This is a predicted structure of an 84-nucleotide RNA (TPP riboswitch aptamer (THI element)). Its mean pLDDT, the model's own confidence on a scale to 100, is 77.

[in-house]
This record gives sequence, C1' cells and structure tokens, in this order.
RNA sequence: AAAGAAUGGGGUGCCGCUUGCGGCUGAGAUUAUACCCUUUGAACCUGAUACGGGUAAUGCCGUCGUAGGGAUAAGGCUUUGAUU
Repeated sequence: AAAGAAUGGGGUGCCGCUUGCGGCUGAGAUUAUACCCUUUGAACCUGAUACGGGUAAUGCCGUCGUAGGGAUAAGGCUUUGAUU
C1' cells in the first nucleotide's frame, strides 16, 4: 500500500391477475448465512406530489449533484506485495 475478516449503515418499487403467483428494471425489490456501502462516503435520505425523455407502469434513464445530510470510539486481527 492492497485485499479480506470484524464493526456499523441502508433499500425493498411498478404492473397483471386466479391474492400468491407471474412480468419489468437493477448488485439487491422484504429478512435473504442475501446484496450494496462503510468518510477515498451517489450505499442511502432530503430537495421531490421536482424537471426533461421514455415505458404497460415505476428513480426506467438523465438533470438536480463541486447542493445539504449520512455509518470505523479505543485497542486492533489475517493474507499478499513493496521499501528501509
């Protein structure tokens, strides 16, 4: 220095019908030993019943966004590489 583990944080929408199944986007669409993010912070929230485009419909895409917030206290753990 990088990666991992650990810690903590987050979201779970739209449409159809036979209402518990199917279809769409996505890493993830309700609990999944999942997925993502963890200050190098667009994971996620506010603005937002926002604006433009598009769709069967929806943050589906873009703008907003060098905006405002947002989770590693102490002690640390493992592996690899470089240097002294």